The part of an RNA shown here (large-subunit ribosomal RNA, domain IV) has 356 nucleotides and comes from Equivita sp. (SeqCode). RNAcentral holds the full RNA, with entries from ENA. Model confidence (mean pLDDT): 86 of 100. The organism belongs to Equivita (SeqCode), within Bacteria.
Context: one part of a larger RNA
């Protein structure tokens, strides 16, 4: 010096990103216990008091000897009464010792405010346990069963399910309370079928090749057959089109003016849109400017709490706002406590190091 333990004057978080680590609390009995609350909780809230040993004297429960009474055929039987002794519970009084009596060991630190998630659970085996996942509850949607829908398999088949819409599948949200506004123009989905477009197919107008033959024979025409191409017309879903649908994907404006100080604008004008953000919340896990401004807490506060609203760029099941309880969660502050620190010292054990 390193590791692990122990003690420490005065101070007591001044340490530090942060009380990390350590210290402290700790058992049993009794007293006592706030806000809030879903009336269950919160709660072991908080905060107090007692605790050893000896003697005396009560008390509670258990066991129940001897003895008395009674029954009976004389009881070592039954019933009943008294109740010693032993044991146990819990009081009262007196006394003794120590610094200290749950004498060692083992055994919650506690309040306050806020955020997130309701909760118990689950997770990155080996840097993340969380505010992430799940959850009960809510909603939408698909599925009517001789093969449900969706899933696996080339298939047979399996499974869903030996279930049947109070069932099963998918998606979103996430207890509970109060709620969940406007937009269907785009995309998706559902429905519609008049019209437009449209594949295969049907169809076969027309054209080409070949050549018996014909002619006015360097050339041209050309039946049948075979063959190549092929127009019109008919023809489904889909798309176009018409509706519906947002707890489907999603979206939810700008400029100008105006009130008897000023400021502001309930009000008006105008442009655009499918519609222009409702309730609630708001410098927020969201606020750039920003350490916004005001208030609180501190001697001093970029964090924190309460407000304001100028929301760069909250907002309603990609849920909004609250919320008791819960949390090895996150943030701020307090009490207690301490070698975290001022500021370091000593001790013990094991290493490192030296000698052998």
């Nucleotide at each position: 010096c390193c590791a692990u333990g122990g003690u420490u004057a005065a101070g007591g978080a001044a340490c530090u990103c942060g009380g990390c680590a350590a210290a402290a609390u700790g058992g049993c009995u009794c007293c006592g216990u706030a806000a809030c609350u879903u009336c269950g909780g919160g709660a072991g809230a908080a905060g107090g008091a007692g605790c050893g040993c000896c003697c005396c004297u009560g008390u509670u429960g258990g066991u129940g000897a001897c003895c008395g009474c009674u029954u009976u055929a004389u009881a070592c039987g039954g019933g009943u009464g008294u109740g010693a002794g032993c044991u146990u519970u819990u009081g009262g009084g007196g006394g003794c010792c120590g610094c200290a009596g749950u004498g060692a060991a083992a055994a919650g630190g506690c309040g306050c405010a806020a955020g997130c998630g309701a909760c118990u659970g689950u997770u990155u085996a080996u840097c993340a346990a969380a505010a992430a996942c799940a959850c009960a509850g809510g909603a939408c949607u698909c599925u009517g069963c001789u093969u449900a829908a969706g899933u696996c398999g080339u298939a047979a088949g399996a499974g869903g399910a030996u279930g049947u819409a109070u069932a099963g599948g998918g998606u979103c949200u996430g207890a509970c309370g109060c709620c969940u506004g406007c937009c269907c123009g785009g995309u998706g989905c559902u429905g519609g079928a008049a019209g437009g477009u449209u594949a295969c197919g049907u169809g076969g107008a027309a054209g080409g090749g070949u050549u018996a033959g014909c002619u006015u024979u360097u050339a041209g025409c050309g039946a049948a057959g075979c063959u190549c191409u092929g127009a019109a017309a008919c023809u489904a879903a889909g798309c176009c089109c018409c509706a519906g649908u947002a707890a489907a994907c999603g979206g939810c404006g700008g400029c100008c003016g105006u009130a008897a100080c000023u400021a502001u604008a309930a009000c008006g004008g105008u442009c655009c849109u499918a519609a222009g953000g409702u309730a609630g919340c708001g410098a927020a896990a969201u606020u750039c400017c920003u350490u916004g401004u005001c208030g609180g807490g501190u001697a001093a506060g970029u964090u924190c709490c309460g407000a304001c609203c100028u929301g760069c760029a909250c907002g309603a099941a990609u849920g909004g706002c609250g919320u008791a309880a819960c949390g090895a969660c996150u943030u701020g502050g307090g009490c207690g406590c301490u070698g975290u620190c001022u500021c370091a010292a000593c001790c013990a054990u094991g290493g490192a190091c030296c000698c052998g």